[in-house]
The RNA shown here (c-di-GMP-I riboswitch aptamer) has 75 nucleotides and comes from an Armatimonadota bacterium.
Model confidence (mean pLDDT): 91 of 100.
It was read from a public genome assembly, where an Rfam model found it.
RNA sequence: GGCCGAUCAAGGCAAACCCGGAGCGAUCCGGGGACGCAAAGCCACAGGGCCAUCUGGGUCAGCUGGGCUGCCGGA
Numbered sequence: 001g002g003c004c005g006a007u008c009a010a011g012g013c014a015a016a017c018c019c020g021g022a023g024c025g026a027u028c029c030g031g032g033g034a035c036g037c038a039a040a041g042c043c044a045c046a047g048g049g050c051c052a053u054c055u056g057g058g059u060c061a062g063c064u065g066g067g068c069u070g071c072c073g074g075a
Base pairs, nucleotide, nucleotide: 003074004073005072012037013036017032018031019030020029021028022027035062041068042067043066045065046064047063048060049059050058051057
């Protein structure tokens, strides 16, 4: 460095739901809260779901694939 995710250590993120806010909406933001996650970090490139003010779209990265980056360790 590649690959792998057993174990070790430090931690990290945050589902549903609730409160406040934005949006036509899907959904998103902040707070609470933890179902879980070895990338549940980032990217909307392909597929797919969802929404629509449907000529031009939007949204979901915690749906699948792919790309980039990263901690610990080496069963």

Of the family's consensus pairs, 94% are formed in the model.